Description: Model confidence (mean pLDDT): 82 of 100. This is a predicted structure of a 71-nucleotide RNA (transfer RNA) from a Candidatus Pacearchaeota archaeon. Taxonomically the source falls in Candidatus Pacearchaeota (Archaea, Nanobdellati). Rfam family: tRNA. Rfam describes the family as follows. Transfer RNA (tRNA) molecules are approximately 80 nucleotides in length. By type it is a transfer RNA. RNAcentral holds the sequence, with entries from ENA.
RNA sequence: GCGGUUGUAGUUCAAUGGUAGAACGCAUGACUGUGGCUCGUGAGACGAGAGUUCGAUUCUCUCCUUCCGCC
Numbered sequence: 001g002c003g004g005u006u007g008u009a010g011u012u013c014a015a016u017g018g019u020a021g022a023a024c025g026c027a028u029g030a031c032u033g034u035g036g037c038u039c040g041u042g043a044g045a046c047g048a049g050a051g052u053u054c055g056a057u058u059c060u061c062u063c064c065u066u067c068c069g070c071c
Stems, first nucleotide, its partner, number of pairs: 001070004007064001010024004018054001026042005047063005
């Protein structure tokens, strides 16, 4: 330089154009003499930009990033 691949919550992963979810973690409450366990509640995310569409995490383009291959 060329081709492919990956990007969603703090972490690991879902969601095949129609209200973005789960587990663990975090905060808070109940329980307990305290802590842990357990239970309830809550906060928290679609890599960036543009396009298509009534509507985009999803489709298209560019850039960035992860990983792999070729040279």